[in-house]
RNA sequence: UCGUCAGCAACGGGAGAAUCCGGCCAAUGCCUUCUGCGUUGACCGGUGCCGAAGGAGCAACCGCCCCGGUAAACUCUCAGGCCGCAGGACCGUGCUGAGGU
Numbered sequence: 001u002c003g004u005c006a007g008c009a010a011c012g013g014g015a016g017a018a019u020c021c022g023g024c025c026a027a028u029g030c031c032u033u034c035u036g037c038g039u040u041g042a043c044c045g046g047u048g049c050c051g052a053a054g055g056a057g058c059a060a061c062c063g064c065c066c067c068g069g070u071a072a073a074c075u076c077u078c079a080g081g082c083c084g085c086a087g088g089a090c091c092g093u094g095c096u097g098a099g100g101u
Stems, first nucleotide, its partner, number of pairs: 001100002004098005010093004018047001020046004025041006048082003054078001055076003061069003
């Protein structure tokens, strides 16, 4: 010094998709009462959807060519997610280590 590689519990940015339906419980408000309605939260079930944690799969290519190795932001959605919070691949800055010139 480098548009090199790796790491960081650092900072910033960071998308998509039903605040869906039903059941039940709790709290709260309205109502003269039975009871009903609204809001919030938790749990259970169902359907629809998203892909940028993680996971899985495949091409070219390569090999010891039966077969195997090997990629993603592609594909699949197991997981995760669909108000907000959190998370979030990736990008930028910074720091550390290795390496190149």
The RNA shown here (Glycine riboswitch aptamer) has 101 nucleotides and comes from a Paracoccaceae bacterium. Its mean pLDDT, the model's own confidence on a scale to 100, is 76. NCBI's taxonomy places the organism under Bacteria, Pseudomonadati, Pseudomonadota, Alphaproteobacteria, Paracoccaceae.